[in-house]
Context: one part of a larger RNA
RNA sequence: UUGAACGCUGGCGGCAUGCUUAACACAUGCAAGUCGAACGGCAGCGCGGGAAAGCUUGCUUUCCUGGCGGCGAGUGGCGGACGGGGGAGUAAUGCGUAAGAAUCUGCCCUAAAGUGAGGAAUAACUCGGGGAAACUCGAGCUAAUACCGCAUAAGCUCUACGGAGUAAAGCCGGGGCCCUUCGGGCCUGGCACUUUAGGAUGAGCCUACGUCCGAUUAGCUUGUUGGUGAGGUAACGGCUCACCAAGGCGACGAUCCGUAGCUGGUCUGAGAGGAUGAUCAGCCACACUGGGACUGAGACACGGCCCAGACUCCUACGGGAGGCAGCAGUGGGGAAUAUUGGACAAUGGGCGAAAGCCUGAUCCAGCAAUGCCGCGUGUGUGAAGAAGGCCUUCGGGUUGUAAAGCACUUUCAGUGGGGAAGAAACAUCUUAGGUUAAUAGCCUGGGAGAAUGACGUUACCCACAGAAGAAGCACCGGCUAACUCUGUGCCAGCAGCCGCGGUAAUACAGAGGGUGCAAGCGUUAAUC
Numbered sequence: 001u002u003g004a005a006c007g008c009u010g011g012c013g014g015c016a017u018g019c020u021u022a023a024c025a026c027a028u029g030c031a032a033g034u035c036g037a038a039c040g041g042c043a044g045c046g047c048g049g050g051a052a053a054g055c056u057u058g059c060u061u062u063c064c065u066g067g068c069g070g071c072g073a074g075u076g077g078c079g080g081a082c083g084g085g086g087g088a089g090u091a092a093u094g095c096g097u098a099a100g101a102a103u104c105u106g107c108c109c110u111a112a113a114g115u116g117a118g119g120a121a122u123a124a125c126u127c128g129g130g131g132a133a134a135c136u137c138g139a140g141c142u143a144a145u146a147c148c149g150c151a152u153a154a155g156c157u158c159u160a161c162g163g164a165g166u167a168a169a170g171c172c173g174g175g176g177c178c179c180u181u182c183g184g185g186c187c188u189g190g191c192a193c194u195u196u197a198g199g200a201u202g203a204g205c206c207u208a209c210g211u212c213c214g215a216u217u218a219g220c221u222u223g224u225u226g227g228u229g230a231g232g233u234a235a236c237g238g239c240u241c242a243c244c245a246a247g248g249c250g251a252c253g254a255u256c257c258g259u260a261g262c263u264g265g266u267c268u269g270a271g272a273g274g275a276u277g278a279u280c281a282g283c284c285a286c287a288c289u290g291g292g293a294c295u296g297a298g299a300c301a302c303g304g305c306c307c308a309g310a311c312u313c314c315u316a317c318g319g320g321a322g323g324c325a326g327c328a329g330u331g332g333g334g335a336a337u338a339u340u341g342g343a344c345a346a347u348g349g350g351c352g353a354a355a356g357c358c359u360g361a362u363c364c365a366g367c368a369a370u371g372c373c374g375c376g377u378g379u380g381u382g383a384a385g386a387a388g389g390c391c392u393u394c395g396g397g398u399u400g401u402a403a404a405g406c407a408c409u410u411u412c413a414g415u416g417g418g419g420a421a422g423a424a425a426c427a428u429c430u431u432a433g434g435u436u437a438a439u440a441g442c443c444u445g446g447g448a449g450a451a452u453g454a455c456g457u458u459a460c461c462c463a464c465a466g467a468a469g470a471a472g473c474a475c476c477g478g479c480u481a482a483c484u485c486u487g488u489g490c491c492a493g494c495a496g497c498c499g500c501g502g503u504a505a506u507a508c509a510g511a512g513g514g515u516g517c518a519a520g521c522g523u524u525a526a527u528c
Base pairs, nucleotide, nucleotide: 001526002525004524005523006522007521008520011375012374013373014372015371016370017368018367019333024331025330026329028328029327030326033078034077035076038075039074041071042070045069046068047067048065049064050063051062052061053060054059055058085286087284094211095210096209097208098207100205103203104202108199109198110197111196112195113194114193116150118148119147125140126139127138128137129136130135156165157164158163170191171190172189173188174187175186178185179184212258214256219249220248221247224246225245226244227243228242229241230240231239261283262282263281264280265276266275267274268273288309289308290307291306292305311322312321313320314319339365341364342363343362347361348359349358350357351356378408379407380406381405388399389398390397391396412469414464415463416462417461418460422455428448429447430446431445432444433443434442435441472517473516474515475514476513477498478497479496483512484511485510486509487508493500494499
């Protein structure tokens, strides 16, 4: 000094920390959704409208109806590559520091150009079939920001320098003139979309140096080392392939074996060093075990897909389902490590125009003296030096101002009351500027102003009562602060080392007394 454990003991608070072992197996719940301002729709809920019936004459029931609020399932978009976890593997495809060129980058920012005209399907739905289920098949209907041609085509790509090729999608507001089939066109604002250039951010790649142990591991290597050509990649490259050459690495330790995530840091130390890599932060690798790709800007993807394997579960035996090293929790292992809690109020993330929804990230609460820090368990007075205990040379000494008694105080805990900050954004109204034909709408800035707190019986403050509710642990032979009596008699026992104990034991056991720390104290383990 510790992520500690064990023994005895235990009042309060703040801040931290809490499976170091089995990367063992997991019941249950939750941990990634969101958008109706992309789309067809309407299963459920509510409202409205229509019809019928009943009567209590303004209600109830039934049916129809997407008209409205909204919305299950579905198509579509974005996000599920972030956030969260544990450290198995990895001794270098890693990490750290420094340098680099042959690259990509959704959302975001800046700038330029565009957003024209068409088409064919398909889910949902309806009907029918198979299956125990998971699910699945056939026929028919339909929409889109889903899909496909056409047009346009440069500062894009290719090029033989002549040329060739390649794109898009709409949605929601507001409105004066004009037109209208009365739907709208048209104008305008916002969002979205397409192409290109630059930036930002993120990512991939290359090089140098550094990075544990073993020589009782001395040779290793055939895509191996280099070249030419081709393929492949976002990109360089034996990355892959064909041919050619025979190289390349190694006592400055290759190869092999063992161990291990690396770092900022942490602990210790005067430093140099040594040890270590929990919590927090950066990077890496992993997601039941092994392999593979798909989609996508980004994955070879923890809560996606396929195959194989082990294990568990369901089954109508034909076949299916699953993956807590997410948060809780269970069994097991272990000396040993917590709640199947609350909230999205704040911070941040995803989606959305927004309201908002989701968020076991996060913020909080619960448990544990696990650690650090702070506070308390009273204060003053009080000699008859009380009683009792212990010792005694029997005179007394000591416990000891200690107690009692007297006088005070009330921190903390308890009860009652008051009471911040964490909350300002976004809504609404108003005003200035911008856009615009426009005072409309939208955007930006200012002002006014309603509502919004899990924690929470918050922090803090006030009042009330009463010393009231709050001290232990280890040690006392020397090292090492602290001594006597009794018991025991090389026994029982102690012990970190030296060593104590065989009848006067300051060393064992008990008692009185003392010493040291103190809500802790000792022991064990471990590092310096």

A computed fold for a 528-nucleotide part of an RNA from an uncultured prokaryote, annotated as small-subunit ribosomal RNA, 5' domain. RNAcentral holds the full RNA, with entries from ENA. Its mean pLDDT, the model's own confidence on a scale to 100, is 85.